[in-house]
RNA sequence: GCCCCUGUGGCGGAAUUGGUAGACGCGGCAGACUCAAAAUCUGUUGCCGGCAACGGCGUGGGAGUUCGAGUCUCCCCGGGGGCA
Numbered sequence: 001g002c003c004c005c006u007g008u009g010g011c012g013g014a015a016u017u018g019g020u021a022g023a024c025g026c027g028g029c030a031g032a033c034u035c036a037a038a039a040u041c042u043g044u045u046g047c048c049g050g051c052a053a054c055g056g057c058g059u060g061g062g063a064g065u066u067c068g069a070g071u072c073u074c075c076c077c078g079g080g081g082g083c084a
Stems, first nucleotide, its partner, number of pairs: 001083007010026003019067001027045006046057004060076005
C1' cells in the first nucleotide's frame, strides 16, 4: 500500500427483510432474609430538560439515500486478521 472482518449503556452481548434501540447476563444502587455477613429473592439502573405527566437526544465521528437507518452508500478514526 491492497483486501476482509469489526465498533451498540460501566462490561459481555441481542435487535428477522431497513420498521418500538439496548432483550438477556454480569456489575451498580435500594429493599427483604440474617445477630452480622455470604448466598438467595424482589425492585431499579443510558443522557438532558421538567414538580410531575411527559418531551427531546443517544448505536465510534461526519455526510448521504429513505416516510423511516444500529442495519444501505461515501469519507474519516479506532481494533483484529490476510496478502505484498